[in-house]
This is a predicted structure of a 544-nucleotide part of an RNA (small-subunit ribosomal RNA, 5' domain) from an uncultured prokaryote. Model confidence (mean pLDDT): 83 of 100.
Context: one part of a larger RNA
C1' cells in the first nucleotide's frame, strides 16, 4: 500500500467500501411478466330491453341477451437471450489491439417502395364420464380468434437457363434485362356528412397492426496478423491428422461431417505433456525502468447440482424452460412424485474473517399495452461494521502563593506547572423545541391555438394550468440551555524520537536485528516524567 484480521480503545458526520475460506448444502419470502384497443368462456356487482309464471294491479320470480365496472383460468401476442450473480473451467483467436467478411444473419427501430383479395378444418377452457393418494392421466362432445392449414395476386424476392455492358491476366465478379420454377398477409379500434343496406354494417376517415422488399441503425456470427505464465527432471507430436476431388451441412468460409485419392503437416523462434491461471481498462509501488496484483467500477468471456442432448424463436443448446442419466434432500396411501440461492435478504457448515429474512418504483432505466397503468431484490434509498479516506470535536482567554497530592533530591530543592482552583467568555458537534427543502421533468386531465379530414368529430403538434417523493419531518435554516455529554494507544539500549526510581536477581521475563537479565537493569515488572501517533493505537500477515 491492503476487499484484511486480532489486541486496547472510541464522540459527531460525509463518501465509499463489506463471503477472498465451500462452484459446499440450503428452511422462508420474494427476483418477469403484461396486453380485453387479438379471441372465446365464466364469477360478483350495477344499468337497461324482451319473453314466461304467480297477480285485478302495483310487484315479485325466472329465462334469453346488450351496455359499464371489479375479478378468475385458458387461447394467442410480445417479453422471458435483458437486466442481476459467480470466476468452476479456460494457456484458448479466450482476451487485447489491428484488419477481412466479394463467405453471413439482424426482432424491436429509423427512412422509403408494393399490398394488405378468398375460404376451410381443428383444438384449449368449458361439459360429461373413467381413473390416480397426490402429481396428474385417459377417453367422448361443444366453440372463437391477429392462433393453424390451403386458394388467388405477385410490385417485388429466392433460384436455375440465358442475352448485353463494365472491371480483371485470369477462374470470377458486378450492372441492366428475358423465360420458367417457387414464394405473401389479419385485423383491432376512435368518428362521421351525403350515398346503399338485409339496420349487424358497407362506405369515408384518423390511430394501431400484418405482409414482401429495399437500404440504415444496433446486436451478433466466422476467419487472420501481432502481443501477455512457469516448467526441458516433458523432445519429438499428429491418421480427420495435412492437402485435393465428389456430396452432404450451416445464415455463413471451412475436415464442419462423410466418401475416394495423396502422404502429408507441427517441432529448439520449444511442437507435444505436466503445472498454474478467467483476460483487459486498470491498481500498489517505484525517481524512473521494472515488480507485483486483477475487490470495489468498466468492457469481453465461461458457468449456472455434476455430465449430455435438441426444441422453440430474429437471437439460446436457454440461472429462476423442455428431455434423458447421475449424485444429494423433501413428500409418500410405496404404486409413484418433486427439487435445484454462483439472484436479494436470510440459515447451517467451514472458516482468523465480510451486514438487513429493510423502504419505495418518487428519480434513471428495463418489459408488457394506444393509454391509465401493472412488473420490476435492476436501480434510487435507508440499516449494520472505525472496515478505509476525509472533515470537525472533546473548549478559548485570563490567572503564582509557582496551592495540595504524586515523583525525584546532593534535603538546599525542583518537577508534572498557567497545568489545577478561580475569574471572564464562545456555542462547533451531540441534546431540547420550531420550521423545513431540491432531486419533479414527464405521462394524464382541461382550455386554447396550428395540421390532417366532406367534417366543427377523431388523431397529430405546441402553449397555459392541475396532479405525481420512498428517502423524509432527513439535510438546510432559526432558536434554548450548559463547559456541560466525547482520549486513548503504543513506544523511551542502539538503529529509533524519548530517563529516572523502587522490585527481580541467567529467575521471572523481553526481542525486528544486535542482544538484555547471574543485587547498583535508562533493554524484565510497576511508577512517576518524556517521546510519537491520535478516534483511533499497535501487531500479525502479503505486495513492491
Nucleotide at each position: 500500500a491492503c476487499g484484511a484480521a486480532c489486541g486496547c480503545u472510541a464522540g459527531c458526520g460525509g463518501c465509499g467500501u463489506g463471503g477472498a475460506u465451500a462452484a459446499g448444502a440450503c428452511a422462508u419470502g420474494c427476483a418477469a411478466g403484461u396486453c380485453g384497443a387479438a379471441c372465446g368462456c365464466u364469477g360478483a356487482c350495477u344499468a337497461u330491453g324482451g319473453g314466461g309464471u304467480a297477480g285485478c294491479a302495483a310487484u315479485a320470480u325466472u329465462c334469453c341477451g346488450u351496455g359499464g365496472u371489479c375479478g378468475g383460468a385458458g387461447u394467442g401476442g410480445c417479453g422471458c437471450a435483458a437486466g442481476g450473480g459467480u470466476g468452476c473451467g479456460u494457456a484458448a483467436c479466450a482476451c487485447g489491439u489491428g484488419g477481412g467478411u466479394a463467405a453471413u444473419u439482424u426482432g424491436c427501430c429509423a427512412u422509403g417502395a408494393a399490398g394488405u383479395u378468398u375460404g376451410g378444418a381443428a383444438g384449449g377452457a368449458c361439459u360429461c364420464g373413467c381413473u390416480g393418494a397426490a402429481a396428474g392421466g385417459c377417453g367422448a362432445g361443444c366453440u372463437a380468434a391477429u392462433a393453424c392449414c390451403g386458394g388467388a395476386u405477385g410490385u417485388g424476392a429466392c433460384u436455375a437457363u440465358u442475352g448485353g455492358g463494365a472491371a480483371g491476366c485470369a477462374u470470377u465478379u458486378u450492372c441492366c434485362g428475358a423465360u420458367a420454377u417457387u414464394u405473401a398477409a389479419a385485423g383491432u379500434u376512435g368518428g362521421g356528412g351525403a350515398c346503399c343496406u338485409u339496420c349487424g354494417g358497407g362506405c369515408c376517415u384518423g390511430a394501431c397492426g400484418c405482409u414482401u422488399u429495399a437500404c440504415g441503425a444496433u446486436a451478433a456470427g466466422c476467419c487472420c496478423g501481432c502481443g501477455g505464465c512457469c516448467u526441458a527432471u516433458c523432445a519429438g507430436c499428429u491418421u480427420g491428422u495435412u492437402g485435393g476431388u465428389a456430396a452432404g451441412g450451416u445464415a455463413a468460409a471451412a475436415g464442419c461431417u462423410u466418401a475416394c485419392c495423396a502422404a502429408g503437416g507441427c517441432u529448439a523462434a520449444g511442437a507435444c505433456g505436466g503445472g498454474u491461471a478467467g483476460c483487459u481498462g486498470g491498481u500498489c509501488u517505484g525517481a524512473g525502468a521494472g515488480g507485483a496484483c486483477g475487490a470495489u467500477c468498466a468492457g469481453c468471456c465461461a458457468c449456472a447440482c455434476u455430465g449430455g442432448a435438441a426444441c422453440u424463436g430474429a437471437g439460446a443448446c436457454a440461472c429462476g424452460g423442455u428431455c434423458c442419466a447421475g449424485a444429494c434432500a423433501c413428500c409418500u396411501a410405496c404404486g409413484g412424485g418433486u427439487g435445484g440461492c454462483a439472484g436479494c435478504a436470510g440459515u447451517c457448515g467451514a472458516g482468523a474473517a465480510u451486514c438487513u429474512u429493510u423502504c419505495a418504483c418518487a428519480a434513471u432505466g428495463g418489459g408488457c399495452g394506444a393509454a391509465a397503468g401493472c412488473c420490476u431484490g435492476a436501480u434510487g434509498g435507508a440499516g449494520c461494521g472505525a472496515c478505509g479516506c476525509c472533515g470537525c470535536g472533546u473548549g478559548g482567554g485570563g490567572g503564582a502563593u509557582g496551592a495540595c497530592u504524586g515523583g525525584c533530591u546532593u534535603c538546599g530543592g525542583u518537577c508534572c506547572g498557567u497545568a489545577a482552583a478561580c475569574c471572564c467568555c464562545u456555542g462547533u458537534c451531540a441534546u431540547c423545541u420550531g420550521u423545513g427543502a431540491a432531486c419533479a421533468a414527464u405521462u394524464c386531465u382541461u382550455u386554447u391555438g396550428g395540421c390532417u379530414u366532406a367534417a366543427u368529430a377523431g388523431g397529430c403538434c405546441a402553449a397555459a394550468a392541475g396532479u405525481u417523493g420512498a428517502u423524509a419531518g432527513u439535510a438546510g435554516c432559526a432558536g434554548a440551555a450548559g463547559a456541560g455529554g466525547a482520549a486513548g494507544g503504543g513506544a523511551c539500549g542502539g538503529c529509533u524520537a524519548a530517563c529516572u526510581c523502587u522490585g527481580u536477581g541467567c529467575c521471572a521475563g523481553c526481542a525486528g536485528c544486535c542482544g538484555c537479565g547471574g543485587u547498583a537493569a535508562u533493554a524484565c515488572a510497576g511508577a512517576g516524567g518524556u517521546c510519537c501517533c491520535a478516534a483511533g493505537c499497535g501487531u500479525u500477515g502479503u505486495u513492491c